This is a predicted structure of a 73-nucleotide RNA (transfer RNA) from a Chromatiales bacterium. Its Rfam family is "tRNA". Rfam links the family to the GO term triplet codon-amino acid adaptor activity. By type it is a transfer RNA. The organism belongs to Chromatiales, within Bacteria. The sequence was found in a public genome assembly. Model confidence (mean pLDDT): 81 of 100.

RNA sequence: UCCCCGGUAGCUCAGCAGGUAGAGCAGGUGACUGUUAAUCACCGGGUCGCUGGUUCGAGUCCGGCCCGGGGAG
Numbered sequence: 001u002c003c004c005c006g007g008u009a010g011c012u013c014a015g016c017a018g019g020u021a022g023a024g025c026a027g028g029u030g031a032c033u034g035u036u037a038a039u040c041a042c043c044g045g046g047u048c049g050c051u052g053g054u055u056c057g058a059g060u061c062c063g064g065c066c067c068g069g070g071g072a073g
Base pairs, nucleotide, nucleotide: 001072002071003070004069005068006067007066010025011024012023013022019056027043028042029041030040031039049065050064051063052062053061
C1' cells in the first nucleotide's frame, strides 16, 4: 500500500429483498420463601463506529474516514 471480515442495549449476538430495532444474559420492581438462592410476572435502557449521498423512507444501498481481526506484498 492492497484485499477480506467485523463495529447494533452494560455484555454476547440476531436483524431474511430498504418500511422506522430485537433475543439471551445482566439491571430494577413485585410474587413466592423463615432468609438467601432458584423460579415466575412486569419494567427501564439504543443519535445502529463517524460523516456525506441515494430514496417518500437507510441498521440495511453508495462514497470518504476511524477502530478491531485476518491475509497479500